The prediction has a mean pLDDT of 81. A computed fold for a 74-nucleotide RNA from an Anaerolineaceae bacterium, annotated as transfer RNA. Its Rfam family is "tRNA". By type it is a transfer RNA. The sequence is in RNAcentral, with records from ENA. The same sequence occurs in records of 2 taxa. The source organism's lineage runs through Bacteria, Bacillati, Chloroflexota, Anaerolineales and Anaerolineaceae.

RNA sequence: GGGCGAUUAGCUCAGUGGGUCAGAGCGCGCCCCUUACAAGGGUGAGGUCAUUGGUUCGAGUCCAAUAUCGCCCA
Numbered sequence: 001g002g003g004c005g006a007u008u009a010g011c012u013c014a015g016u017g018g019g020u021c022a023g024a025g026c027g028c029g030c031c032c033c034u035u036a037c038a039a040g041g042g043u044g045a046g047g048u049c050a051u052u053g054g055u056u057c058g059a060g061u062c063c064a065a066u067a068u069c070g071c072c073c074a
Base pairs, nucleotide, nucleotide: 001073002072003071004070005069006068007067010026011025012024013023019057028044029043030042031041032040050066051065052064053063054062
């Protein structure tokens, strides 16, 4: 320098025929349980879907550029 892939909640990840409210597990807050802690049960908060722009009536989802990380080639 070239090619490919990934980027969604604090962490690990789903969501890929473009439409309805963006989800799960773990973690976190509160409550129950316990003498107490853990485990268990209930409930809740938490996201500008990496950034910018484009296509579309409508974008997490399609396109482009940029950034970061990983793999391969030179």